[in-house]
Notes
This is a predicted structure of an 82-nucleotide RNA (c-di-GMP-I riboswitch aptamer).
RNA sequence: AUUGCCUCAAGGCAAACCUUAGGAAACUGAGGGACGCAAAGCUACAGGGGCUUGUAGAGAUACAUGCCAGCCAGCUGCCAAA
Numbered sequence: 001a002u003u004g005c006c007u008c009a010a011g012g013c014a015a016a017c018c019u020u021a022g023g024a025a026a027c028u029g030a031g032g033g034a035c036g037c038a039a040a041g042c043u044a045c046a047g048g049g050g051c052u053u054g055u056a057g058a059g060a061u062a063c064a065u066g067c068c069a070g071c072c073a074g075c076u077g078c079c080a081a082a
Stems, first nucleotide, its partner, number of pairs: 002082001003080002012037002017032006035070001041075003047072002049068003053064004
């Protein structure tokens, strides 16, 4: 450097849902909980995509507004085998 669907060690994270707090919303923090994850680690104006609210528009859509990394992507990385 390459490969890892399954399989080793140490282990790690935690969807839906519930409680609670914040927010106009999307959504987020904390606790419970596990559907899953070999990057489910980090990165959100300055890659694509999605969601929210507002404005314009007959509409398609455009612009603004926050948000999503567990959609793709970028960066970094444990373990095992060859």

Notes:
Rfam family: c-di-GMP-I riboswitch aptamer. On this family, see Weinberg et al., Nucleic Acids Res 2007: "Identification of 22 candidate structured RNAs in bacteria using the CMfinder comparative genomics pipeline". Its mean pLDDT, the model's own confidence on a scale to 100, is 80.